[in-house]
RNA sequence: GCCGGCGUAGCUCAGUUGGUAGAGCAGAGGUUUUGUAAACCUAAGACCGGGGGUUCGACUCCCUUCGCCGGCU
Numbered sequence: 001g002c003c004g005g006c007g008u009a010g011c012u013c014a015g016u017u018g019g020u021a022g023a024g025c026a027g028a029g030g031u032u033u034u035g036u037a038a039a040c041c042u043a044a045g046a047c048c049g050g051g052g053g054u055u056c057g058a059c060u061c062c063c064u065u066c067g068c069c070g071g072c073u
Base pairs, nucleotide, nucleotide: 001072002071003070004069005068006067007066010025011024012023013022019056028042029041030040031039049065050064051063052062053061
């Protein structure tokens, strides 16, 4: 320099014939217990790496850019 993959909640990951985002763990509250843990219940938490475009509508399609990983030279 070229090619490809990934970037979504604090962490690990889902979510593609485009229709306004879920789970597990962690954290918070509660039930239970003499108490802790475990178990169970509840609520909260990300508008999707940044910017632009297409569309009635974009995490999803297009362009560009940043970061990480891999391959080739």